């Protein structure tokens, strides 16, 4: 330098063909249970969907630029 993949909650991730409300598990807070702890159960807490633009009635989803991460290839004085 080239190709491809990824970026969504504190963490790991799901999100179908663009349309219901942006979700799960873990975590945090409160409670139940227990002599107490753990486990379990209940309630609750969570987001500028990396960023800037575009298309559209409508974008996490499609298009373009940028940034970051990964894999492979090429180059290397």
């Nucleotide at each position: 330098g080239g190709a491809c993949c990824c970026g969504u909650a504190g963490c790991u991730c799901a999100g179908u063909c663009g349309g219901u409300c942006a979700g799960a598990g873990c975590g945090g807070g409160g409670g139940a249970c227990u002599c107490a702890u753990a486990a379990u159960c209940c309630c609750u807490u969570g987001g500028u969907c990396c960023u800037g633009g575009g298309u559209u009635c409508a974008a996490g989803u499609c298009c373009c630029g940028g940034c970051g991460g990964g894999u492979c290839c090429a180059c290397c004085a």
The RNA shown here (transfer RNA) has 77 nucleotides and comes from a Kiritimatiellia bacterium.
The RNAcentral record of the sequence draws on ENA.
NCBI's taxonomy places the organism under Bacteria, Pseudomonadati, Kiritimatiellota, Kiritimatiellia.
RNAcentral records the identical sequence in 4 taxa.
Rfam family: tRNA. By type it is a transfer RNA.